[in-house]
């Protein structure tokens, strides 16, 4: 330099058929329970879907570019 994959709550990841609420586990906060702690159970907060533009009535999703990371080739 070329090709390709990835980027979604604090962490690990789902979600590609373009519309239906952006979800799960862990973690965090409050409650329940206990003499107490943990576990269990209930509830809650937490996301500019990496960034910029475009297409579209409508974009996490399609297109172009940028940034960061991984792999391969030279």
């Nucleotide at each position: 330099g070329c090709u390709u994959c990835c980027a979604u709550g604090g962490c690990u990841c789902a979600g590609u058929u373009g519309g239906u609420c952006a979800g799960a586990g862990c973690g965090c906060c409050g409650g329940u329970c206990u003499c107490a702690u943990a576990a269990u159970c209930c509830g809650g907060a937490g996301a500019u879907c990496a960034c910029c533009a475009g297409u579209u009535c409508g974009a996490c999703c399609c297109u172009g570019g940028u940034u960061g990371g991984g792999a391969g080739c030279a």
A computed fold for a 74-nucleotide RNA from Agaricus bisporus var. bisporus H97, annotated as transfer RNA.
It is recorded under the gene name tRNA-Met-CAT-2-1.
The prediction has a mean pLDDT of 81.
Taxonomically the source falls in Agaricus bisporus var. bisporus (Eukaryota, Opisthokonta, Fungi, Agaricus bisporus).
The RNAcentral record of the sequence draws on GtRNAdb.